[in-house]
RNA sequence: AGAGUUUGAUCCUGGCUCAGAACGAACGUUGGCGGUAUGCUUAACACAUGCAAGUCGUACGUGAAAGCUUCCUUCGGGAAGUAAGUAAAGUGGCGCACGGGUGAGUAACACGUGGAUAAUCUACCCGAUAAUCCGGGAUAACAUUUCGAAAGGAAUGCUAAUACCAGAUAAGCUCACAUUGUCUUCGGACAGAGUGGGAAAAGGUGGGGACCUUCGGGCCUGCCGUUAUCGGAUGAGUCCGCGGCCCAUUAGCUAGUUGGUAGGGUAACGGCCUACCAAGGCAACGAUGGGUAGCUGGUCUGAGAGGAUGAUCAGCCACACUGGAACUGAGACACGGUCCAGACUCCUACGGGAGGCAGCAGUGGGGAAUUUUGCGCAAUGGGCGAAAGCCUGACGCAGUGACGCCGUGUGAGUGAUGAAGGUUUUCGGAUCGUAAAGCUCUGUCAGAUGGGAAGAAUAAAGGCAGGGAAAAUAUUUCUGCCUGAUGACGGUACCAUCAGAGGAAGCACCGGCUAACUCCGUGCCAGCAGCCGCGGUAAUACGGAGGGUGCAAACGUUGUUCGGAAUUACUGGGCGUAAAGCGCAUGUAGGCGGAUAUGGAAGUCAGAUGUGAAAGCCCUUGGCUCAACCAAGGAAGUGCAUCUGAAACCACAUAUCUUGAGUAUGACAGAGGGAAGUGGAAUUUCCAGUGUAGAGGUGAAAUUCAUAGAUAUUGGAAAGAACACCGGUGGCGAAGGCGGCUUUCUGGGUCAUUACUGACGCUGAGAUGCGAAAGCGUGGGGAGCAAACAGGAUUAGAUACCCUGGUAGUCCACGCCGUAAACGAUGUGCACUAGGUGUUGGGAGUAAUUAAACUCACAGUGCCGAAGCUAACGCAUUAAGUGCACCGCCUGGGGAUUACGGUCGCAAGACUAAAACUCAAAGGAAUUGACGGGGGCCCGCACAAGCAGUGGAGCAUGUGGUUUAAUUCGAAGCAACGCGCAGAACCUUACCAGGGCUAGACAAACUGAGAAUCCUGAAGAAACUCGGGAGUGCUCGCAAGAGAACUCAGGUCCAGGUGCUGCAUGGCUGUCGUCAGCUCGUGUCGUGAGAUGUUGGGUUAAGUCCCGCAACGAGCGCAACCCUUAUCCUUAGUUGCCAUCAUUCAGUUGGGCACUCAAAGGAGACUGCCGGGGUCAACCCGGAGGAAGGUGGGGAUGACGUCAAGUCCUCAUGGCCCUUAUGUCCUGGGCUACACACGUGCUACAAUGGUUGGUACAAAGCGCUGCGAAGCCGCGAGGUGGAGCGAAUCGCAAAAAGCCAGCCUCAGUACGGAUUGCACUCUGCAACUCGAGUGCAUGAAGUCGGAAUUGCUAGUAAUCGCUGAUCAGCAGGCAGCGGUGAAUACGUUCCCGGGCCUUGUACACACCGCCCGUCACACCAUGGGAGUCGAGUGCUCCAGAAGUGGCCACGCUAACCCGCAAGGGAGGCAGGUCCCCAAGGAGUGUUUGGUAACUGGGGUGAAGUCGUAACAAGGUAACC
Repeated sequence: AGAGUUUGAUCCUGGCUCAGAACGAACGUUGGCGGUAUGCUUAACACAUGCAAGUCGUACGUGAAAGCUUCCUUCGGGAAGUAAGUAAAGUGGCGCACGGGUGAGUAACACGUGGAUAAUCUACCCGAUAAUCCGGGAUAACAUUUCGAAAGGAAUGCUAAUACCAGAUAAGCUCACAUUGUCUUCGGACAGAGUGGGAAAAGGUGGGGACCUUCGGGCCUGCCGUUAUCGGAUGAGUCCGCGGCCCAUUAGCUAGUUGGUAGGGUAACGGCCUACCAAGGCAACGAUGGGUAGCUGGUCUGAGAGGAUGAUCAGCCACACUGGAACUGAGACACGGUCCAGACUCCUACGGGAGGCAGCAGUGGGGAAUUUUGCGCAAUGGGCGAAAGCCUGACGCAGUGACGCCGUGUGAGUGAUGAAGGUUUUCGGAUCGUAAAGCUCUGUCAGAUGGGAAGAAUAAAGGCAGGGAAAAUAUUUCUGCCUGAUGACGGUACCAUCAGAGGAAGCACCGGCUAACUCCGUGCCAGCAGCCGCGGUAAUACGGAGGGUGCAAACGUUGUUCGGAAUUACUGGGCGUAAAGCGCAUGUAGGCGGAUAUGGAAGUCAGAUGUGAAAGCCCUUGGCUCAACCAAGGAAGUGCAUCUGAAACCACAUAUCUUGAGUAUGACAGAGGGAAGUGGAAUUUCCAGUGUAGAGGUGAAAUUCAUAGAUAUUGGAAAGAACACCGGUGGCGAAGGCGGCUUUCUGGGUCAUUACUGACGCUGAGAUGCGAAAGCGUGGGGAGCAAACAGGAUUAGAUACCCUGGUAGUCCACGCCGUAAACGAUGUGCACUAGGUGUUGGGAGUAAUUAAACUCACAGUGCCGAAGCUAACGCAUUAAGUGCACCGCCUGGGGAUUACGGUCGCAAGACUAAAACUCAAAGGAAUUGACGGGGGCCCGCACAAGCAGUGGAGCAUGUGGUUUAAUUCGAAGCAACGCGCAGAACCUUACCAGGGCUAGACAAACUGAGAAUCCUGAAGAAACUCGGGAGUGCUCGCAAGAGAACUCAGGUCCAGGUGCUGCAUGGCUGUCGUCAGCUCGUGUCGUGAGAUGUUGGGUUAAGUCCCGCAACGAGCGCAACCCUUAUCCUUAGUUGCCAUCAUUCAGUUGGGCACUCAAAGGAGACUGCCGGGGUCAACCCGGAGGAAGGUGGGGAUGACGUCAAGUCCUCAUGGCCCUUAUGUCCUGGGCUACACACGUGCUACAAUGGUUGGUACAAAGCGCUGCGAAGCCGCGAGGUGGAGCGAAUCGCAAAAAGCCAGCCUCAGUACGGAUUGCACUCUGCAACUCGAGUGCAUGAAGUCGGAAUUGCUAGUAAUCGCUGAUCAGCAGGCAGCGGUGAAUACGUUCCCGGGCCUUGUACACACCGCCCGUCACACCAUGGGAGUCGAGUGCUCCAGAAGUGGCCACGCUAACCCGCAAGGGAGGCAGGUCCCCAAGGAGUGUUUGGUAACUGGGGUGAAGUCGUAACAAGGUAACC
């Protein structure tokens, strides 16, 4: 630091996901040791049991018992002493407000930070001053009685105090009055001093020389305690500035509310409380309300800024079962206190009582989840005490959990037959792997044995020395030295010795991101998955294995946070088209703001001081063997406050300026707006005339109008609406928008000239106004047009498009609505930044003037372009460039221009505006293709023009279907269907039935026997099974044998498979298409995909050639080279030929090779020549010559690629499958079936014919398992025959149509030949299923073929026969050959296919594409909903526990006062009452949640239904 994912590919936008770090974690697998940290995040749920706060006898009064000893005894026991002034309870003091827990509440001065307290308090502690006098009356404990189950009381009697009370004395304390000084925020505060009033106390204990004594003590003295006051320290209270969450779908809130006066209250200010008076206070800089939340130091992350978080540790706050309340106290409204109410639990004798783990352990429950009912006060700290000491679940330790961090081990060296074994394999090997074994070592941890710390000291007490208090050597205190007890952990850390490699490695991953690959299994199943995505028979993605990679006592997964994410953008983003500029303007608050000067100093900058707790982070050292951890020091803490200074900028104040802005003056243009009037053309209607049969409308029609007179035409009248031409990317307006003409009222703009004001400016949240069309309300108006509606068409349907009608509406007035693709999809204002060229308005200049022209600056409005910007397209002085100011808006797609709530509206609806859920995309621009019922150009038997057909008939053949035991399999639009099959009676044959074989019909190797081979018998349908006989060969050789080939038998590696997969493949083939295309290198352009070249202008059959051009070249294709055919020449003439000569039946023979021909080599044709056209080109047209002319005809030849096209049944081949069978052999059957449908053909329907007779002319082939002549036989197929010929020699072989004659005469025929019968021929083991042919007989359909459709452009179509392959036989098929031999092409509008360019695209599996909505089904979340059930809260009432306070207090009453006493008084208390008030109750609102019959839409689902709305001109352009 980035990566994956939208696309065929690209760039961008944009979301989703991953790699990192962290955690109080949990879960899964695994687990050696130690150190150090840490452990209920959930139910502030409920709690059994134990412990967590006591202590002081040096404050006080009481005061046991067990036990032991002695004595007595009725032997039951009793008494005394001791235990012991002990235990224990009580009075009293101090503590219990600390420590410990938790985070429910709290959005608050709760917290943080900085200040204030001149508005305050502070027990214990420290310092200072002074004092500690004199009296009094009670009470608990205790005893007795008594109530109660208990808890707990009641009455009577006794008693003490450092308990309680009165009095005295007292200051610099306090109060009142007057007063001085200092400071001051001007309110007051502090200090001093005067007069008067007021307020205290308690004793305990140690020691002691005199003196006194009731022998306790007094007295003196030390210590402790107590009282008053001042000061300090510590802690606390209160107030203020600033800071830190979300929601505006919470916009108004507030009556003690805001302030004042007086009083009360508090430690203290204050509406804190009360009375009266005033009417204020808060709020868009977010009040009020709702939701959530303890805050901070810090922690995690991050480069930082930030974001998230608030466990452990530390500071603060709040709480203690829930709610309320006070008491005590220095401090509480009190976790282990009190009272009351409530809920819950427990005890109960039913009358009443008890309790509060959010202390430490622990239990239940909840939960994914969090420990021992441990040891000790040894240390540190706390409470009490004079002290010893006691208490302390604070704390120190141990236990438990890999929960985290850190350390460490599980061994080290050597060891190649690269062992065995596993895995894999191309079978050679490779790999695990120096890994193991083996050999040599070491000894950490764990284990055993032994030793063994530090943590412990200023303890008490004693001694010595010195100092203080004191009269003192007593006593006491301080300092130093000496003696001096105490360890939970724990026999722990650590050390030594012993033994021995012995006891100690797993987890995740291995398709990409992301380091790491193979085999097997599985077969869209099982499963995986963080995203993209894997899995449908060869899965590096599932499961297992081997191997590898990464971490390691852990490793993965899940969850959460930050990061990456510049994906909320302060640092650091955007808004023309991706999400995003309000429809437009005016303007409030706010933000920002021209030039000059001066001032102070709020912002700003600099310095200083204080503070910013400790811990943590960082740095430097140090201590544990290191580290984690711990300790010390430093730095930092960007903040806040105060003081001092600077004055550029900003703000403020004052004074001035004119350039921003505005005003005046003179001109000008304009569909700018409002109102009134007025004009003509046209449409329609009405009236009248002429006139007659149609008109109208459409793609074509019909509905409609018309003989009751339409349409047409002439004249007249009426009404409403809109304003042709001018008219123009012309004008005006803020936008919406504005168009005949005239008048009137009125807004804005521009230009020019001077003058004036003096920053008056820009923007603009809310707000206000304007705002097309449609729509709404009321009243008019209504010609045309025209939603709805009706009818006619179209259509499968047609609630549409088209047609005929037609109502709202469109028009006017007034009032609403407030939205549009309200668009330049571009907010407003200002400034700056090359130009060119139009146009509108006014102005200036140049020529004497004018029109025009030219030049210049200004204001608008267009086009093209530089720089620059942009993802690209594009924008470009009218910016989307460069800057400034302000506003609005955006943050993935869908859900959703939605729901709910609110505001507005008569309504329709508008504005504002979510969530659940769901997807991994949605999107922009551009690229290459493909496609279009887009365009342009061009070609092709593509159409057209023709000829002949197919489709109808019969038959042949192939296919489908059906049938069957089987009808083997494949081929499927063109490009399957006379195709594989160039030939199924058996064989073929793969299918079926039956019968056999199992190393096999076939191959190789081994062992044994036998040569091979031939003849033959039995059963059988045959295969096969069971026999009999003959026979010995070749090579070597030591004469035993061995070897080669072949046969048989055996068992094993194996054979075999037309079994599957053509979607695992090779090869071959079809097709587009013999179409003219397909690419590359370098360069250039583009961010890139890509483009250019290859486009353009011509031309061609052609990307053929020429010209031009940021391209220049090249390759595969085209063409040519090849074969054949057409002409000629040369060569050599046999089997060929015969002109001349001879000869014959006959080129038969002689002879010849001139000709034909055959086969080798050449020539020839190249737009070469001429004319014209064309760009002086390519090329085209015409002509000459020529056998042939513009590729002469034909063939072979098939670019890059497409169709997962065809073929595993030609062959080859991976994988899978079968192995006494899916192999193999045999017999028979089937592939030949037959209601039917289709393709391809043959023969016909006849006279251009049929038939009979005669007669003529080919080419190309084939032949020895062959062709087979002549002759003879048969009506014929054929038979016989066997000459000749391995073929230019012989044979097949007759060519046929044609030609010449005869007959037929238009009919189901002398056409046509199917079908059937009989008789034959040939091939073949064999013609029944199932061959071909012959003769005789029979004589079907068919009279030219519907819709539709095929071939062909010249030696072609059509027609005629011949040959060949296959083949025993079988040809109407196929492949070839020749004979005869046409018609037509104006042309490219249309159909089909193709090529190039261009355009649109939401397609890329590429239009057989994509895709929308309803309906049906399933599931999910959600809105409404009669209601219903909770929760919170406001208001109005009722009620009123405990308690403080006020009042009363007739009852009760020790201290003080009066009184001799009785008694009275003061004071107090019970009790009563009043105010306040918690729970509770009632009513009424409001907020929020759950649930609900039914209902609304939404989302997602396998190939459901109906249509085809959108994307191409998407077939009616789309959209708002």
Record summary: Small-subunit ribosomal RNA from an uncultured prokaryote, 1520 nucleotides, folded computationally. Model confidence (mean pLDDT): 85 of 100. The RNAcentral record of the sequence draws on ENA.